[in-house]
A computed fold for a 544-nucleotide part of an RNA from a Candidatus Saccharimonadota bacterium, annotated as large-subunit ribosomal RNA, domain I. The prediction has a mean pLDDT of 84.
Context: one part of a larger RNA
RNA sequence: AGCGUAGGGAGAAUGACUUGGCAUCAGGAGCCGACGAAGGACGUGACAAGCUGCGAUAAGCUGCGGUUAGGAGCAAAUAUCCAUCGACCCGCAGAUUUCCGAAUGGGGAAACCCGUUAAGGCAAUACCUUAACACUGUAUGGUAAAUUCAUAGCCAUAUGGAGGAAACCCUCUGAACUGAAACAUCUAAGUAGGAGGAGGAAGAGAAAGAAACAUCGAUUUCCUAAGUAGCGGCGAGCGAACGGGAAAGAGGCCAAACCGAGGGUAGCAAUACCUUCGGGGUUGCGGACUGCAUAAUUGACUUAACAUCUUUAGAAGAAGUACCUGGGAAGGUACGCCAUAGUAGGUAAUAGCCCUGUAAUCGAAAAGGAUGUUAACAAGGCAGUAUCCAGAGUAGGUGCGGACACGUGAAACCCGCAUUGAAGCCGGGGGGACCACCCCCCAAGCCUAAAUACUACCUGAUGACCGAUAGUGAAAAGUACAGUGAUGGAAAGUUGAAAAGAACCCCGGAAGGGGAGUGAAAUAGAAUCUGAAACCCUAUGUUU
Numbered sequence: 001a002g003c004g005u006a007g008g009g010a011g012a013a014u015g016a017c018u019u020g021g022c023a024u025c026a027g028g029a030g031c032c033g034a035c036g037a038a039g040g041a042c043g044u045g046a047c048a049a050g051c052u053g054c055g056a057u058a059a060g061c062u063g064c065g066g067u068u069a070g071g072a073g074c075a076a077a078u079a080u081c082c083a084u085c086g087a088c089c090c091g092c093a094g095a096u097u098u099c100c101g102a103a104u105g106g107g108g109a110a111a112c113c114c115g116u117u118a119a120g121g122c123a124a125u126a127c128c129u130u131a132a133c134a135c136u137g138u139a140u141g142g143u144a145a146a147u148u149c150a151u152a153g154c155c156a157u158a159u160g161g162a163g164g165a166a167a168c169c170c171u172c173u174g175a176a177c178u179g180a181a182a183c184a185u186c187u188a189a190g191u192a193g194g195a196g197g198a199g200g201a202a203g204a205g206a207a208a209g210a211a212a213c214a215u216c217g218a219u220u221u222c223c224u225a226a227g228u229a230g231c232g233g234c235g236a237g238c239g240a241a242c243g244g245g246a247a248a249g250a251g252g253c254c255a256a257a258c259c260g261a262g263g264g265u266a267g268c269a270a271u272a273c274c275u276u277c278g279g280g281g282u283u284g285c286g287g288a289c290u291g292c293a294u295a296a297u298u299g300a301c302u303u304a305a306c307a308u309c310u311u312u313a314g315a316a317g318a319a320g321u322a323c324c325u326g327g328g329a330a331g332g333u334a335c336g337c338c339a340u341a342g343u344a345g346g347u348a349a350u351a352g353c354c355c356u357g358u359a360a361u362c363g364a365a366a367a368g369g370a371u372g373u374u375a376a377c378a379a380g381g382c383a384g385u386a387u388c389c390a391g392a393g394u395a396g397g398u399g400c401g402g403a404c405a406c407g408u409g410a411a412a413c414c415c416g417c418a419u420u421g422a423a424g425c426c427g428g429g430g431g432g433a434c435c436a437c438c439c440c441c442c443a444a445g446c447c448u449a450a451a452u453a454c455u456a457c458c459u460g461a462u463g464a465c466c467g468a469u470a471g472u473g474a475a476a477a478g479u480a481c482a483g484u485g486a487u488g489g490a491a492a493g494u495u496g497a498a499a500a501g502a503a504c505c506c507c508g509g510a511a512g513g514g515g516a517g518u519g520a521a522a523u524a525g526a527a528u529c530u531g532a533a534a535c536c537c538u539a540u541g542u543u544u
Stems, first nucleotide, its partner, number of pairs: 001543009015529001016494002020466002022463007029455002031164002039100003042055003046078001050074002061094006070082003105114003115133007135161009168199001169197005179186001183233001209216002220247005230238002251447003254391001258279009284425001286389003289384004297379003302376011314362002320335005336353002338342001344356003396420007406432001427442005481488002501528001504515004
């Protein structure tokens, strides 16, 4: 020195555990903000660095309700206090709520600086306190230029807006990589990205529809039809509808004709025109108008009352003892008991009957939510047809685009820009060029629940999901740290049942150690469960 054996050191794997994650289901909720949000800064404790809470009334103040013996957060120590005259804790409603931030008196390098006016304090114009003072839409009023009337402008009052938020939704805008085995039409894709806007859903929606000679009867979503018919450098690819089956189910209101009232302009006036408001009326068997009738019924909006259910604290809740082993009984043995409760967690090992709970049951002073009923309120008929009305720079044409599964095609239908431009009920649109016949429908105004999409948030439940290199990046955190910045971004869990966390003695300056003591165990001693391997040491055997 190698190899082996034994015992240690060092190291952190492994095992076991779970405070944290992940996913799904069900229910709720689906907004917050100038009454100052979201998010922050700075403060705030007897002592107080961090987190949490709170805001100069500052780990809190008040009322109401619940609960019951302890309490002063995480946080174990000391001090000092509070509490059955009900503290602490839980719920509801209020008060307070510095400064920044849309930030809004002006400024600004956010959390700072500097004002004006009024009121109060004061001898005071200094100083202090309080309040108001941004921009902008709409409505109303006032004032008022160049410029006579006027208008612009300016001012005031009232009422809105502004900013934030995970996805879902609508509109506008809108790529490229890629695929086509290259690439240009095409595809990717109206996707990603950007902008605006709204709601708890959004959008769509009560046929100028779809069909086919039979009919259906708003919209939306799902299954099917169907990878069909089609489109397509007929390449790559794209890709319906009718019909059938389900979920849900709901239909309404204006404009106009006509009647009435007010205002304005012109006019001596009658009147004419314009305008505002009320009634009327709303569809393809229309309405006005004329005549007759006036109630059954319906209601998605609003208000009120009542009833029921429900949310935000809670209440109560069955049934076991002995012995044995052990540090410890929930284990073993013996004999019982409850169960509309044998889900689960805890308790010194494995507990239906020890504790918290669980099943079934009960509960609200206060503040919400849902449903229903009633009332108010609103709507609500028949006949006739001479005249009148029934959405115009609209429909349609042409040119160029877009969108339709449909790439210009035989290309209809729908939308836009440019340019043209009707009829008007004996009317008009559609049925995939176009024409005829036939059939269907009534554009150029508006609203509309449910079925559907999503989950930042709350509650409950579940998992052939993870178990600390896993699971979120994060069981300590968007922290520490890095970067001028945009931004990037960790590591790190475990004594023990209980601190019983080692008094006292010895060595040492200390660290550390040896005794003693605690404990079931200290090779559980805080660098703390288990404690593999690499690596190191000691002892010993053997080989050279």